Annotation: Predicted 3D model of a 121-nucleotide RNA (SAM riboswitch aptamer (S box leader)) from a soil metagenome. Its mean pLDDT, the model's own confidence on a scale to 100, is 76.
RNA sequence: CUCAUCCAGAGGGGCUGAGGGAACGGCCCGAUGACGCCCCGGCAACCACUCCGCGCGACUCACCGACGAGGCCACGCGGUCGAGGUGCCAAUUCCGUCCCGGUUCAUCCGGGGAAGAUGAG
Numbered sequence: 001c002u003c004a005u006c007c008a009g010a011g012g013g014g015c016u017g018a019g020g021g022a023a024c025g026g027c028c029c030g031a032u033g034a035c036g037c038c039c040c041g042g043c044a045a046c047c048a049c050u051c052c053g054c055g056c057g058a059c060u061c062a063c064c065g066a067c068g069a070g071g072c073c074a075c076g077c078g079g080u081c082g083a084g085g086u087g088c089c090a091a092u093u094c095c096g097u098c099c100c101g102g103u104u105c106a107u108c109c110g111g112g113g114a115a116g117a118u119g120a121g
Base pairs, nucleotide, nucleotide: 001121002120003119004118005117006116011040012039013038014037015036019029020028021027023097024096025095026094041089042088043087046085047084049082051079052078053077054076055075059070060069061068093115098112099111100110101109102108
């Protein structure tokens, strides 16, 4: 830089000790110990692997105006097992920020962006 996903899911213990939730605003979490680190546990299924099904089909057989049968590897799609490479386990990426539409007294709702996170390349 490109692509995909981001309203689902999944916590205990130990250490430490003051901020943390990316920025800002809001709103939350936090000395009944947050955040972070370590151990154990779990969630999920992006990638790799196993197996299965379907599609495509080189090719083989049959047929010779031709209806069909089979069909490795690879590739594509879907599913499955395990847990290998990662990731994740407060709040929708906690909500908003920019644009558009609707709506209201305030507000709120929907859509699309931007930014970010994770994976693959």